[in-house]
Context: one part of a larger RNA
RNA sequence: GAAUGAACGUUGGCGGCGUGGAUUAGGCAUGCAAGUCGAGCGGAAAGGUUCCUUCGGGAAUACUCGAGCGGCAAACGGGGUAGUAAGGCAUCGGAACGUACCCUCAGGUCGGGGAUAGCCGCGGGAAACUGCGAUUAAUACCCGAUAAUCUCUACGGAGCAAAGUUUUUCGCCUGAGGAGCGGCUGAUGUGGUAUUAGGUAGUUGGUGAGGUAAUGGCUCACCAAGCCAAAGAUGCCUAGGGGGUGUGAGAGCAUGGCCCCCACCACCGGGACUGAGAUACUGCCCGGACAUCUACGGAUGGCUGCAGUCGAGAAUCUUCGGCAAUGGGCGAAAGCCUGACCGAGCGACGCCGCGUGCGGGAUGAAGGCCUUCGGGUUGUAAACCGCUGUCAGGGGGGAUGAAAGCGUAAGCUUGACAGAGCCCCAGAGGAAGCACGGGCUAAGUACGUGCCAGCAGCCGCGGUAAUACGUACUGUGCGAACGUUAUUC
Numbered sequence: 001g002a003a004u005g006a007a008c009g010u011u012g013g014c015g016g017c018g019u020g021g022a023u024u025a026g027g028c029a030u031g032c033a034a035g036u037c038g039a040g041c042g043g044a045a046a047g048g049u050u051c052c053u054u055c056g057g058g059a060a061u062a063c064u065c066g067a068g069c070g071g072c073a074a075a076c077g078g079g080g081u082a083g084u085a086a087g088g089c090a091u092c093g094g095a096a097c098g099u100a101c102c103c104u105c106a107g108g109u110c111g112g113g114g115a116u117a118g119c120c121g122c123g124g125g126a127a128a129c130u131g132c133g134a135u136u137a138a139u140a141c142c143c144g145a146u147a148a149u150c151u152c153u154a155c156g157g158a159g160c161a162a163a164g165u166u167u168u169u170c171g172c173c174u175g176a177g178g179a180g181c182g183g184c185u186g187a188u189g190u191g192g193u194a195u196u197a198g199g200u201a202g203u204u205g206g207u208g209a210g211g212u213a214a215u216g217g218c219u220c221a222c223c224a225a226g227c228c229a230a231a232g233a234u235g236c237c238u239a240g241g242g243g244g245u246g247u248g249a250g251a252g253c254a255u256g257g258c259c260c261c262c263a264c265c266a267c268c269g270g271g272a273c274u275g276a277g278a279u280a281c282u283g284c285c286c287g288g289a290c291a292u293c294u295a296c297g298g299a300u301g302g303c304u305g306c307a308g309u310c311g312a313g314a315a316u317c318u319u320c321g322g323c324a325a326u327g328g329g330c331g332a333a334a335g336c337c338u339g340a341c342c343g344a345g346c347g348a349c350g351c352c353g354c355g356u357g358c359g360g361g362a363u364g365a366a367g368g369c370c371u372u373c374g375g376g377u378u379g380u381a382a383a384c385c386g387c388u389g390u391c392a393g394g395g396g397g398g399a400u401g402a403a404a405g406c407g408u409a410a411g412c413u414u415g416a417c418a419g420a421g422c423c424c425c426a427g428a429g430g431a432a433g434c435a436c437g438g439g440c441u442a443a444g445u446a447c448g449u450g451c452c453a454g455c456a457g458c459c460g461c462g463g464u465a466a467u468a469c470g471u472a473c474u475g476u477g478c479g480a481a482c483g484u485u486a487u488u489c
Stems, first nucleotide, its partner, number of pairs: 001489004006485005013354006019347002026310003030307003035072003040069002043065002047063001048061005079265003088190007097182003102178008110144004120133005150159003164170001191237003198228003203225008240262004244255004267288005290301004318344001320343003326340001327338004357387004367378004391430001393425004400418002404413003433478005438459003444473005454461002
């Protein structure tokens, strides 16, 4: 000098774009953050409409739809960096694999059956919840048929599927291919420490078997005795990796916040289930700690989602608005959901832009400070005169962010928030500080103090004339900031 997710001190007008829990992966009140489909199903809790009514209510309808069965989604999106020095990451490869939704192609979609939730009845429990009986539906479940280019095969053969709904449509099953995504695997690279020198028995390899979507000691039986290591094995310490970022002429050094890709984690430890996909943040089970409710018998919870709270800390925001846009889930669609996202709010935390006026104005006014008492300086600075109208303020106006959707068409509908250019009003009015002045280093005088009080980045100032302390005047630098501290180059 440059830089920062900064903090602190003094000061503080406006706007745009960014950015903001770095410490305790400490504990969390409250609300919201994943639903959707009635065009899969039986249905009707609430509302609507119609009819009846003894005015209590009842029936119908399906405009609509609570709860339930069923489907898809919930494995994405969002957060964090604890662990991990290699099941990671980066780059370049490989072969023994999987793939819901989407696209293309080929073929098929036949016949039957038994349940179960809901509902109804009877119970248990403080609650959470739960038991029994009767009964009902399906794109839920099961059986049979059909069967190749699928699967197995000793190559003779054997085996395997489906679901309907509807006005069209949309679906369902099997096979082949694609796209994208994912699993596996090789090489090379990727911290510190030798005051860690030996480590390893599923260990290294083989045969066979099991297991997996798939290769493989992944697992098991048997056999062999290997394998790694001074080019640092093993141990210990530290750490998510990369694209990048900072600095630097570069080489390099340092770093990995925001954004993107990958990995890992979800109170702590373990486990599987479902599923195309998880060993699953707001799913399940077990153990533990913590916390809450309890009728003491038992139950419940997991903010490292968005806000917010306590704690610790030098330190880091609103318990806001909206699905209008982009994107996602479901749905034929309308649409519903979406703390993703888009916006607004707070913070000079950063970068950038703008303003705090402009021109004239000398008797060089007053005041301040200095003085050799003559004057000098503050200083065209002010007053005063003449203008302007940026920003802020008040009013108007509305481009644009809107693409689409519905409808045969004409046409109709959609902005949370922001709001440009433009027009009008008013009036210099509302807007300047901070640090420094011995040298390095731009800028000095007076007074006070008297090795005191104090300053200080280094050298060093201060013991009675201090340009170095404190104050005043003045000057210098930067300017809505200026300094200090910390850290990197």
A computed fold for a 489-nucleotide part of an RNA from an uncultured bacterium, annotated as small-subunit ribosomal RNA, 5' domain. Rfam family: Bacterial small subunit ribosomal RNA. Rfam links the family to the GO terms structural constituent of ribosome and ribosome.